[in-house]
RNA sequence: ACUUUAGGGGCGCUGAUAGCAAUAUCGGCUGAGAUAGUACCCUUUGAACCUGAUCUGGUUAGUACCAGCGAAGGGAAAAGUGAAAA
Numbered sequence: 001a002c003u004u005u006a007g008g009g010g011c012g013c014u015g016a017u018a019g020c021a022a023u024a025u026c027g028g029c030u031g032a033g034a035u036a037g038u039a040c041c042c043u044u045u046g047a048a049c050c051u052g053a054u055c056u057g058g059u060u061a062g063u064a065c066c067a068g069c070g071a072a073g074g075g076a077a078a079a080g081u082g083a084a085a086a
Base pairs, nucleotide, nucleotide: 001081002080003079004078005077006043007042008041009040011037012029013028014027015026016025017024018023049074050073051072055068056067057066058065
C1' cells in the first nucleotide's frame, strides 16, 4: 500500500409549488457521500463521526465556507498478501 472479514459513522442547508399542519414534489448549494446506497467515509499511526454547541469571530442565500474552540473530552480491528529497508 492492497485484499478479506468484522466493526464505526453521517446523510445537511436552501428556493419554488401544493397543503391548516405534518410533510410531499421539483430545483439550487457544499461535499467522498445529502436519503438510504451491492454506495461513500473511517477503524487506535484514530479530526470518519459525536460532545461542548441553537458555541465565538469573519463570511454566506444558508447551520455551506474560513478561523477559533482544539490534538479539549469521547470514538470503531483483526487476519492475510505485496513492496521497501535491515
The RNA shown here (TPP riboswitch aptamer (THI element)) has 86 nucleotides and comes from uncultured Leeuwenhoekiella sp. The source organism's lineage runs through Bacteria, Pseudomonadati, Bacteroidota, Flavobacteriaceae and Leeuwenhoekiella. Its Rfam family is "TPP riboswitch aptamer (THI element)". From the family's description: Vitamin B(1) in its active form thiamin pyrophosphate (TPP) is an essential coenzyme that is synthesised by coupling of pyrimidine and thiazole moieties in bacteria. The model forms 100% of the base pairs in the Rfam consensus. The RNAcentral record of the sequence draws on MGnify. The coordinates come from a structure-prediction model, not an experiment, and the mean pLDDT is 77.